[in-house]
Molecule: small-subunit ribosomal RNA
Organism: uncultured bacterium
RNA sequence: GUUUGAUUCUGGCUCAGAACGAACGCUGGCGGCACGCCUAACACAUGCAAGUCGAACGCAGGCGUUCCUUCGGGAACGUGCUGAGUGGCGGACGGGUGAGUAACACGUGGAAAUCUACCCAGUGGUGGGGGAUAACUGUUGGAAACGACAGCUAACACCGCAUACGCCCCGCAAGGGGGAAAAAUUUAUUGCCAUUGGAUGAGUCCGCGUCGGAUUAGGUAGUUGGUAGGGUAAAGGCCUACCAAGCCUAUGAUCCGUAGCUGGUCUGAGAGGAUGACCAGCCACACUGGGACUGAGACACGGCCCAGACUCCUACGGGAGGCAGCAGUGGGGAAUCUUGGACAAUGGGGGAAACCCUGAUCCAGCGAUGCCGCGUGAGUGAAGAAGGCCUUCGGGUUGUAAAGCUCUUUCGCCUGGGACGAUAAUGACGGUACCAGGAGAAGAAGCCCCGGCUAACUACGUGCCAGCAGCCGCGGUAAGACGUAGGGGGCUAGCGUUGUUCGGAUUUACUGGGCGUAAAGGGCGCGUAGGCGGUAGAUCAAGUCAGGUGUGAAAGCCCUGGGCUUAACCCAGGAAUUGCGCUUGAUACUGAUUUGCUUGAGGACGAGAGAGGAAAGUGGAAUUCCUAGUGUAGAGGUGAAAUUCGUAGAUAUUAGGAGGAACACCAGAGGCGAAGGCGGCUUUCUGGCUCGUAUCUGACGCUGAGGCGCGAAAGCCUGGGGAGCAAACAGGAUUAGAUACCCCUGGUAGUCCACGCCUUAAAAGAUGAGUGCUAGACGUUGGAAGUUCAUUCUUUCAGUGUCGCAGUUAACGCGUUAAGCACUCCGCCUGGGGAGUACGGUCGCAAGAUUAAAACUUAAAGGAAUUGACGGGGGCCCGCACAAGCGGUGGAACAUGUGGUUUAAUUCGACGCAACGCGAAAAACCUUACCAGCCCUUGACAUGGGGAUCGAGGAGACGAGAGAUCGACUCCGCAGUUCGGCUGGAUCCCGCACAGGUGCUGCAUGGCUGUCGUCAGCUCGUGUCGUGAGAUGUUGGGUUAAGUCCCGCAACGAGCGCAACCCUCAUCCUUAGUUGCCAUCAGGUAGAGCUGGGCACUCUAAGGAAACCGCCGGUGAUAAACCGGAGGAAGGUGGGGAUGACGUCAAGUCCUCAUGGCCCUUAUGGGCUGGGCAACACACGUGUUACAAUGGCAGUGACAAUGGGAAGCGAAGGGGUAACCCGGGGCAAAUCCCAAAAAACUGUCUCAGUUCGGAUUGCACUCUGCAACUCGAGUGCAUGAAGUUGGAAUCGCUAGUAAUCGCGGAUCAGCACGCCGCGGUGAAUACGUUCACGGGCCUUGUACACACCGCCCGUCAAGCCAUGGGAGUUGAUCAAACCUUAAGCCGGUGAGCUAACCUCGCAAGAGGGGGCAGCCGACCAAGGUGGGGUCAGCGACUGGGGCUAAGUCGUAACAAGGUAACC
Repeated sequence: GUUUGAUUCUGGCUCAGAACGAACGCUGGCGGCACGCCUAACACAUGCAAGUCGAACGCAGGCGUUCCUUCGGGAACGUGCUGAGUGGCGGACGGGUGAGUAACACGUGGAAAUCUACCCAGUGGUGGGGGAUAACUGUUGGAAACGACAGCUAACACCGCAUACGCCCCGCAAGGGGGAAAAAUUUAUUGCCAUUGGAUGAGUCCGCGUCGGAUUAGGUAGUUGGUAGGGUAAAGGCCUACCAAGCCUAUGAUCCGUAGCUGGUCUGAGAGGAUGACCAGCCACACUGGGACUGAGACACGGCCCAGACUCCUACGGGAGGCAGCAGUGGGGAAUCUUGGACAAUGGGGGAAACCCUGAUCCAGCGAUGCCGCGUGAGUGAAGAAGGCCUUCGGGUUGUAAAGCUCUUUCGCCUGGGACGAUAAUGACGGUACCAGGAGAAGAAGCCCCGGCUAACUACGUGCCAGCAGCCGCGGUAAGACGUAGGGGGCUAGCGUUGUUCGGAUUUACUGGGCGUAAAGGGCGCGUAGGCGGUAGAUCAAGUCAGGUGUGAAAGCCCUGGGCUUAACCCAGGAAUUGCGCUUGAUACUGAUUUGCUUGAGGACGAGAGAGGAAAGUGGAAUUCCUAGUGUAGAGGUGAAAUUCGUAGAUAUUAGGAGGAACACCAGAGGCGAAGGCGGCUUUCUGGCUCGUAUCUGACGCUGAGGCGCGAAAGCCUGGGGAGCAAACAGGAUUAGAUACCCCUGGUAGUCCACGCCUUAAAAGAUGAGUGCUAGACGUUGGAAGUUCAUUCUUUCAGUGUCGCAGUUAACGCGUUAAGCACUCCGCCUGGGGAGUACGGUCGCAAGAUUAAAACUUAAAGGAAUUGACGGGGGCCCGCACAAGCGGUGGAACAUGUGGUUUAAUUCGACGCAACGCGAAAAACCUUACCAGCCCUUGACAUGGGGAUCGAGGAGACGAGAGAUCGACUCCGCAGUUCGGCUGGAUCCCGCACAGGUGCUGCAUGGCUGUCGUCAGCUCGUGUCGUGAGAUGUUGGGUUAAGUCCCGCAACGAGCGCAACCCUCAUCCUUAGUUGCCAUCAGGUAGAGCUGGGCACUCUAAGGAAACCGCCGGUGAUAAACCGGAGGAAGGUGGGGAUGACGUCAAGUCCUCAUGGCCCUUAUGGGCUGGGCAACACACGUGUUACAAUGGCAGUGACAAUGGGAAGCGAAGGGGUAACCCGGGGCAAAUCCCAAAAAACUGUCUCAGUUCGGAUUGCACUCUGCAACUCGAGUGCAUGAAGUUGGAAUCGCUAGUAAUCGCGGAUCAGCACGCCGCGGUGAAUACGUUCACGGGCCUUGUACACACCGCCCGUCAAGCCAUGGGAGUUGAUCAAACCUUAAGCCGGUGAGCUAACCUCGCAAGAGGGGGCAGCCGACCAAGGUGGGGUCAGCGACUGGGGCUAAGUCGUAACAAGGUAACC
């Protein structure tokens, strides 16, 4: 940061930090110091890595000197110069690696039963003999490796003998017994032998510490101990014989998996967590397994033997080898260097030494792998250059940046000098570090990021594409999130990415968390181990505390100082090393031992309540069934029905009987029990609890892992029982379906009893047990004490409830029965899903229970509360909302609009209400946006530049063309003026900027409009409450048309709405009387306000009055208000209009207008002719006219109002059947005209497709207009269609309203059934608010918030992924059994072979002792055989699970979710 509309909490995921033996991408100047196969303990070519000593020894060769010579050469001496050999020391160090190992392997601290070459110190000794053998020579085998035989020879090689201070053995001692040596030479040393001590190194034992798994619970026979013996350097079952039966383990044995351990390293505030590269200590290993030999030391990296695998050589007979030494190669891998130099230094081996050896080491090389340092220039420089980018076109920014000018030279480059390391010589590094000089800004900057977290923004491109992404998430035509550019931010020779670790994460909580509802209290009890434990005293000193002391390697970390120019790095000193051991003290607390106490706990005695448990018995009501009686046609059942029963007599009713189960009233928030649970009555047996007395014991207590027991319902086994009820099942209904619900008719398990299992529940107070402390109030159950007239009150103990203070909680809530404050013990939790599932184990007859994962998937899942919205939730209230009425629509024909279809085009928009006689208050051309064709290109229109002309333009007529347009003719034809082609204005031509667009986007917008709705609502400030979202106010009681008003109230006020103010109509008054009016007066006509006159009336149009619940009565709270009445033209907002709150619908409109962006520019612009918008199988909306008698037709002829009129209305009069024509008085209008109002009234028709109805069609005309073909309106004659009141459904209207009748106007050349107005006639009905619709307020539930047109579940179908089962199959590993047994050690034998010593022998030789080969036996690696355990891979088929924009079927859940949900 991320769950929500918002909030708070819980909770996970993710990020920012540090680190690295790293890798990858882009980039790369220098130096110093470090580091560099983490993978295949995979295989290795080649070279090197352990030799040395001639002062141990012989031989051969070389060289030198001398002598001899048959000139071939030979001899002697010297020389370690060379070679191999005998011999000595060293090859057990140094170097590598981490496979194995969970172990006394390592760490730490101790211990006793040991050895130790070379070295140091001490003591003593070193006498006298002997026999061989390699080399070498010869013969000989073999391909080779390597031998065989014979012969010669030396030693510090080998073997006796002698000697023995000390040493070893026996022994108390005395004493006895045993064992040694090597010499060399330069005569001074070095060696040698025995022994003592030291030093160093090594071996052994013990305490403590040292990973995960219990889905590993038992392991062990040399096992545990003893005795005796053997063996070892050394204790020991280390080994053998015998005896005993032990030993380890829940404080985790055994088994399985993983792993070298440590100092340290990384991280962290710390506690911790992770880690064990480099350096250092220890261990283990050296191709794999086994074995010993030699030696002081090995069971031996560059030794041996055997077995095995692999590689190589081979003449096929047989041989050779082991880089986990340094380089290097192949391979593996994301990935890790040179087949370098030198022994100069440090160190090691040998040697007396010189010296030799040393891939240890010191250096160099490669690698930005890391850490550290330096540089890539400095100053000045505004015309704020050019260029780039953006732009509101003004400018801004890149930016003092560059250029220019003035300087400097670190690093690098060139030239010259040139170390320390070396206390005598010797320098790989190295002509290196360093120093001096020279040239010249010269050779030296990149990477990542810029939506939030997180520092940094614009433009273009793209258009859910391409792509980005750590999390949230961006991208569907204006992307600060993709790509590019400009600009900016960060770091810098590096920068990013990936991986890993710690941190943040108090997200395993020791420090430092939780469990009523978020994950989490075991269903309940008894109790083992364990943990914890009242009060007083004494002793001890284990824990604890303090002092001293040993150890805690070095390096590292930290501090102080020092050395490299600095730093990294290095050196010195200190501190630290929180640990362990020893020792001396302290005794408060814990502990141990002991002596007491009584308050915890228990006992005793006396009372008490109770559906506590078990067994036996017993009672009445009711249901059902059976028998019998009465009685007759229905009964039963439901929302309504049917299945069902009944004339074979039901239901109903009466009597009797049978049987099983459950116990009405009492009954209560009541009682009892640990929980589950317990209810008629009686008896018997029995558990627990409470109160009182203060009599006894004397801490006997609390909790409780394992363990044991109890444990609703359902279910299971066996046997009974079975009235009612009733899963399953059957039938009837319901339904689109209904394998369901509700309902009905039947009905089996079961429900009941007995014995035995099962062991689970939303087993809940979703709250473990115990103890103590912390306000109360009001009920109720049981007991006790006191008290009162009173079963009245008070107190107290134990239970059980409601409310509530403090406190607590995320909130809700809890609150002495805590979820408060504390202590003790147990159980449990750690995101959601997968999953309480799989596998394994245990239990079970089964069903199943219990214990209990992982892969994979996901960014949330969740708790509480808030505001809305919604509910087939509730309450209250409105509305022509229903109801009550009147008239319509839906059926017909036509008109008109729309859809659809058609078309070259049928231009476009509007789509539930709120599109559809709507935009359009007028489509023949025009309009016109559409189509076809023909034309124009600075354009039909605007502004600017240049040139030309003074015009332009108008009128008339001619030709071509469909026209636009083109060609040609005649006439009329500028202003001012300083007279200058000066100015203004106009036209034409040219060219460029531009014009133009009814082209797109109403989802980029302004403006305007519709709608909810003229509904009564919508908000704010301050205050208060709440952690907060929010609440309060605005709710409540009344009232209203109204959030209208009144009262109350933690609210008090205010705003936009309501109302009022405005217009109009209804009454009156005043003023004013012409074009209006005419009562009175006069005149006058065929008639008439026609005339004089008048302004009374009507009327006109300006101002005013009038209505306010004001008055009276009643109701109400005395209020607001309501009801009734009076008066009044009008009465409770008098009728109508204008007026439309916050907002909702991405509602409508880019085609009124305006406008961002995009698109077109000889065309998507402009002009013209013709066509189209008028099409027509059909469907819908809105209307008109009808279907007729409340009517048609004919006649008579009375009464309106609003309006309009000059390119106009048009009178009188005349013509025509009529439309209309002629005519033109009058009128720019209260004057003249349109203008006749029509329904009305009278007569006729008499119920018919008509004298209804008028569509359609034919003929003939009229008018408008340039023009009526597509495509106008009207007239006359003729024609005379459908239609006889309209299905489901649906619309309007509450009074001057509906219905009905005509009149006028806008548009307009002409065209009206539409629209907007006007008046005439003039009703019916409203009981009422149950229901359908819409709305308002309060409340309730919610899993909804795009808000029910919401959300959401499961099967099936498709794709992908991981996983369980699975006949089997393949491999690994472990233990045991048996067989076989190499090398080797040990034991036995040893007739074969045998130098030293002994005996005999003159000798030859013989014998003895000893040894060897061989053979036998025991042990034993590898191998084999069969069976078993564990783990892993694959596996036809199969099971569920997860994920995936738009699939199928239903509708389970969320609202009473339409059957309350859930366990």